[in-house]
RNA sequence: GGCCCAUUCGUCUAUCGGUUAGGACGCAAGAUUUUCAUUCUUGAAAGAGCAGUUCGAUUCUGCUAUGGGCUACCA
Numbered sequence: 001g002g003c004c005c006a007u008u009c010g011u012c013u014a015u016c017g018g019u020u021a022g023g024a025c026g027c028a029a030g031a032u033u034u035u036c037a038u039u040c041u042u043g044a045a046a047g048a049g050c051a052g053u054u055c056g057a058u059u060c061u062g063c064u065a066u067g068g069g070c071u072a073c074c075a
Stems, first nucleotide, its partner, number of pairs: 001071007010025004018055001027043005048064005
């Protein structure tokens, strides 16, 4: 240098064009409990960036960024 893959809540992840973006753990509040713990209920919190296609994009395409992998050149 070339090619391939990945990027979503605080963390781990689901989704595969029509959602108010779901779940687990964690966090906060409340209930329960003599207290703590457990358990239950509720809540906050996310699509890397910029364009394009589309009636409609987290999803498809391109570029950029970051991370990972393969490979070539370079003695």
This is a predicted structure of a 75-nucleotide RNA (transfer RNA) from a Bacteroidales bacterium.
It matches the Rfam family "tRNA". The family's RNA type in Rfam is transfer RNA. Rfam describes the family as follows. Transfer RNA (tRNA) molecules are approximately 80 nucleotides in length.
NCBI's taxonomy places the organism under Bacteria, Pseudomonadati, Bacteroidota, Bacteroidia, Bacteroidales.